[in-house]
RNA sequence: GCAGAAGGCCUGACGAUCGCCGGUUGGUGGUGCCCGCUCGCGGCGCACCAUCGACGGGAGGAAAGUCCGAGCUCCAUAGGGCAGGGUGCCGGGUAACGCCCGGGAGGAGCGAUCCUACGGAUAGUGCAACAGAGAGCAGACCGCCGCCCCGCAUUUGCGUCGGCGGUAAGGGUGAAACGGUGGGGUAAGAGCCCACCGCGCGGCCGGUAACGGUCGUGGCAAGGUAAACCCCACCCGGAGCAAAGCCACGCAGGGGGCGCCGUGCAGUCGUUGGGCACGAAAGAGCUGCCCGCUCAAGCCCCCGGGUAGGCUGCUUGAGGUGUCCGGUAACGGGCACCCUAGAGGAAUGAUCGUCGCCGUCGGGAAACCGACGGAACAGAACUCGGCUUACGGCCUUCUGCGGCC
Numbered sequence: 001g002c003a004g005a006a007g008g009c010c011u012g013a014c015g016a017u018c019g020c021c022g023g024u025u026g027g028u029g030g031u032g033c034c035c036g037c038u039c040g041c042g043g044c045g046c047a048c049c050a051u052c053g054a055c056g057g058g059a060g061g062a063a064a065g066u067c068c069g070a071g072c073u074c075c076a077u078a079g080g081g082c083a084g085g086g087u088g089c090c091g092g093g094u095a096a097c098g099c100c101c102g103g104g105a106g107g108a109g110c111g112a113u114c115c116u117a118c119g120g121a122u123a124g125u126g127c128a129a130c131a132g133a134g135a136g137c138a139g140a141c142c143g144c145c146g147c148c149c150c151g152c153a154u155u156u157g158c159g160u161c162g163g164c165g166g167u168a169a170g171g172g173u174g175a176a177a178c179g180g181u182g183g184g185g186u187a188a189g190a191g192c193c194c195a196c197c198g199c200g201c202g203g204c205c206g207g208u209a210a211c212g213g214u215c216g217u218g219g220c221a222a223g224g225u226a227a228a229c230c231c232c233a234c235c236c237g238g239a240g241c242a243a244a245g246c247c248a249c250g251c252a253g254g255g256g257g258c259g260c261c262g263u264g265c266a267g268u269c270g271u272u273g274g275g276c277a278c279g280a281a282a283g284a285g286c287u288g289c290c291c292g293c294u295c296a297a298g299c300c301c302c303c304g305g306g307u308a309g310g311c312u313g314c315u316u317g318a319g320g321u322g323u324c325c326g327g328u329a330a331c332g333g334g335c336a337c338c339c340u341a342g343a344g345g346a347a348u349g350a351u352c353g354u355c356g357c358c359g360u361c362g363g364g365a366a367a368c369c370g371a372c373g374g375a376a377c378a379g380a381a382c383u384c385g386g387c388u389u390a391c392g393g394c395c396u397u398c399u400g401c402g403g404c405c
Stems, first nucleotide, its partner, number of pairs: 001401010012355007020058002023055011034043004060377001064388002067386005072240004079291004084236005089103005104118001105116004119231002124229002126225002141171002143167006150159003179197006198220001199218008244312004253303006261279005283295004319338008357374007
C1' cells in the first nucleotide's frame, strides 16, 4: 500500500426570534362547594375555567417488520384430557424467549474468523425423476475366468460363433451403486484372509456434560433422506390498549322457537306474597372437541329503530448513568446520583448566526490557517427484552499478500 475478518461509538451542538404540546409554580379575574358569622361579608380553604409571567422538558438506533417473549386488562371461580402449535448437541444467563454467553461435534476458508432447521434411520411408512443390469437386504450392460462344440496348428497352443458355470476387483450409467487404501490369495475375483482407516460392542482415563483420548474385541447385512409423514424429550389457556373501566345522552318495537319448577321448614287463626334449605332445570360462559365447573329463569333466531360523545387506561419502569465487587463471558449484587415525550386526526417546528464532524483543494516542517462542498436510513401512539431488515461517517484490534528500510 492492497485485500479481508471481528468489535465499538456517533448519527450534530449552542444561541437568538417567532410558533406548538405537556409539567411545576406565581399573580389577576370568574364559577361552584365547604366553613365562620353581625345575613351580608370573610377565608394565603378545595376544585374547575380564562388570562399574564417564571422555570425546566419534548421523536430512533432502528421509532420500521409485527417475527418471538413478557408486563398489564378481560374471559374467570378455576381444572383435566384430546386435537393443535413451538423448540431440538451440552452447560450457563434471563421475568421469559425461538434470544444472549461459553463450550462440543460437523463443515467452509491460506488465515483472522464464520456457518449449522445439530435428538432418532436398529419402531413403522414414504421418497430418490431420468439414466442404468441393478437404488436396500438389489444386480450383470461392456467385461474377466473355467469347461463343452467348431476350425487351424499340433508337446504345451491360437482363433470365430454358440452353450453351460463362476465373478462383481476393472469400465460404463447416475447426485448417490451394498465400506476405503494397500498386500496376500484365486482359474478369475470378492473381507475370502491380513494391516491400517471406517463401523458395531465393551473396559479404563479426562471432563458437570455434550464429547475426547486410549486399549480390547467382532470380518462387520442393516446406504441416503425426518426444512418428508412419523417417534422421542421439553414447553404452551384464549383474546388483545380497537384490551378494559367510568360518566353522559338516546331508543320502538314486531314475529317465532325452547323453557317457566318440586319438596320441606319457620311464621300465621288461615291463605297468598316474601324468607331459608334440598333437588331439578332450557340456556349461557370457559380458542376447536370431550369431561368437569360456574351462573341460571330466562335463553336463542329473524325483521326494524336509537347511540357511537367525554374521561380514565397514558407513562417511575424486570428504568437509566457512574463506580466497586463476583464471574472467561452473557450477566448478577452493593453504593451514589437522575426522572429523560404523552399527542388525540395526532404536538416535538421554521428562520438566522456561530461552532463542531467528514471530504477535497491550496499554504505550511508541524501545530494550524483559508476556500469549497457534504451529512444517509428514516417519525413515538400502552410499555419493555430480543431478532430481522434499511442505512451515512469515524475509531480500535486482528489476518493474508506485495514493497521498502